This is a predicted structure of an 86-nucleotide RNA (c-di-GMP-I riboswitch aptamer).
[in-house]
RNA sequence: UAAUGAAAAGGGCAAACUUGUCGAAAGGCAAGGACGCAAAGCCACGGGUCUAAAGUAUCGUUUUACUAAGACAGCCGGUUGCCGUA
Numbered sequence: 001u002a003a004u005g006a007a008a009a010g011g012g013c014a015a016a017c018u019u020g021u022c023g024a025a026a027g028g029c030a031a032g033g034a035c036g037c038a039a040a041g042c043c044a045c046g047g048g049u050c051u052a053a054a055g056u057a058u059c060g061u062u063u064u065a066c067u068a069a070g071a072c073a074g075c076c077g078g079u080u081g082c083c084g085u086a
Base pairs, nucleotide, nucleotide: 003085004084005083012037013036017032018031019030020029021028022027035074041079042078043077046076047075048072049071050070055066056065057064
């Protein structure tokens, strides 16, 4: 430097759900809680997914459709990195 995750060591993170709180929602944050994770660290300026307040269109209308300037990194991807090398 590259590949790799058998066995170990020290540790780390925390799904669902519950409570509180912010938000129109998706979702975020805090506490509890562990389904899992070797990048479940970081990046939303690549692809993808979710939401649709405002806006636009539609309707006689309270409807419906479209739309990200809102989100998701525990979907793919990019990037940095701990321990070990059976």

The sequence is in RNAcentral, with records from Rfam and Ribocentre.